[in-house]
RNA sequence: GGGGUUGUAGUUCAAUGGUUAGAGUGUUGCCCUGUCAAGGCAAAGGUUGUGGGUUCAAGUCCCAUCAAUCCCG
Numbered sequence: 001g002g003g004g005u006u007g008u009a010g011u012u013c014a015a016u017g018g019u020u021a022g023a024g025u026g027u028u029g030c031c032c033u034g035u036c037a038a039g040g041c042a043a044a045g046g047u048u049g050u051g052g053g054u055u056c057a058a059g060u061c062c063c064a065u066c067a068a069u070c071c072c073g
Stems, first nucleotide, its partner, number of pairs: 001072007010025004018056001027043005049065005
């Protein structure tokens, strides 16, 4: 220099172009208990790496770019 894969909540991962982007775990509060743990209920937490484009509608399709990783030279 060329090409591939990945990037979504604190963390690990889902989501057929179409309802308010969800789940496990973690965090906080409450219930339960003599206390802790376990268990139950609820809440907070997201500019879907960044910037554009297509579309009535984009996490998803297209382009550029950044980061990590792999291959080729």

Record summary:
Transfer RNA from Euglena longa, 73 nucleotides, folded computationally. The sequence is in RNAcentral, with records from ENA. It matches the Rfam family "tRNA". Taxonomically the source falls in Euglena (Eukaryota, Euglenozoa, Euglenida, Euglenaceae).